[in-house]
Context: one part of a larger RNA
């Protein structure tokens, strides 16, 4: 390379948008580049191969044919691919009318709880644990009550529920704003799918600068435990957690399952539209999404099973024994931490 694979054995990029490229709906012309057929030329010889001659046979060797799967020219064919011109509406988009939602950004507001300040009541403990101690308290704590202040997080509703491309999103109100679904079939007329590079987004931790700092809490101090205890448990406690603007770009970023299209039994729930008949709490039909169970099929099995891991097609990414190693080196990005790319010797 040809293959064979990628839920769990090695292997799906964290996610999207999109350039080049690859692939691409129905129909009618034209063309004839790919494709197919015929003819001509060329494809040196040796080699290869078939028949046959010679050396007693054979290797070796002579003669003739084939092959030389290719290239060029030319004459045709037009189903199919391409090119080009026209048409179409089912793919895709637009429109009109409805519709559900913690989708996003910003601003304002509210209550519970924890902490702190101040005042009142009140007196000896409190706190913590397996048990204690450190801690805290007669300079009046804990408890209770009034009031003030500050930060963070949203209880109940809340759901196997919903939404977003993913990461993720949950108090209330307002403003701005993205996407989805259904009905109609008005409109454009293949405008599509995928997507190397590229660009954007991307939990937590971490980094830079300026705010903020209640609770919590790496580091750290003390008290216990223990043979020891650099842990667990307790009392404290700083970065961080919060916010604005930048950076980082990684996760078991998981459905460990790339995206799109088509096809292939059902049963039963949930969310949300539409239509019909009807009124009754309910019924019938038809969409979109999320579950559960399961036949065929698939699978090493577990399982999966119209949300496929089934049957096919298109495009991208990735794998090729374990360790060495996601290391070294080079390159590149980053303030750094580090990220991305990524070997070999050797060894089993």
């Nucleotide at each position: 390379c040809u293959g064979g694979g990628c839920u769990u054995a090695a292997a799906g990029g964290g996610u999207g948008c999109g350039u080049a490229g690859g692939c691409g709906g129905u129909u009618c012309g034209u063309u004839a580049a790919g494709u197919c057929a015929g003819u001509g030329g060329u494809g040196a010889a040796a080699u290869u191969u078939a028949a046959u001659g010679g050396u007693u046979u054979a290797a070796u060797u002579g003669u003739u044919g084939a092959a030389u799967u290719g290239c060029c020219a030319u004459u045709g064919a037009u189903a199919u691919u391409g090119a080009u011109g026209g048409a179409c509406u089912u793919g895709a988009g637009u429109g009109u009318g409805c519709u559900a939602g913690g989708g996003g950004u910003g601003a304002g507001c509210g209550g519970a709880a924890u902490g702190a300040g101040u005042g009142g009541u009140g007196u000896a403990g409190u706190g913590g644990u397996g048990a204690a101690a450190u801690g805290u308290g007669u300079a009046g704590a804990u408890a209770u009550u009034a009031u003030u202040u500050g930060g963070a997080a949203g209880g109940u509703u809340g759901g196997a529920g919903u939404u977003g491309a993913a990461g993720g999103g949950g108090g209330c109100u307002c403003a701005c704003u993205g996407g989805g679904g259904c009905a109609c079939a008005a409109u454009u007329g293949a405008c599509g799918c995928u997507g190397a590079g590229g660009c954007a987004c991307g939990a937590a931790a971490g980094c830079g600068u300026g705010g903020g700092g209640a609770g919590u809490a790496a580091a750290u101090a003390g008290g216990a435990u223990u043979a020891g205890a650099u842990a667990u448990c307790c009392u404290g406690g700083u970065a961080g957690u919060u916010u604005a603007c930048g950076c980082u770009g990684u996760a078991a970023a998981u459905g460990a399952u790339g995206a799109g299209c088509a096809c292939u039994a059902g049963g039963u729930g949930g969310u949300u539209g539409c239509a019909c008949a009807g009124u009754g709490u309910g019924g019938u039909g038809u969409g979109a999404c999320c579950g559960u169970u399961g036949g065929a099929g698939a699978a090493a099995a577990a399982u999966u099973g119209u949300u496929a891991a089934g049957u096919g097609c298109u495009c991208c990414g990735c794998c090729u024994g374990g360790g060495g190693a996601g290391u070294a080196u080079g390159g590149u990005c980053g303030c750094a931490a580090g990220g991305c790319u990524g070997a070999a010797a050797c060894u089993c």
Molecule: small-subunit ribosomal RNA, central domain
Organism: metagenome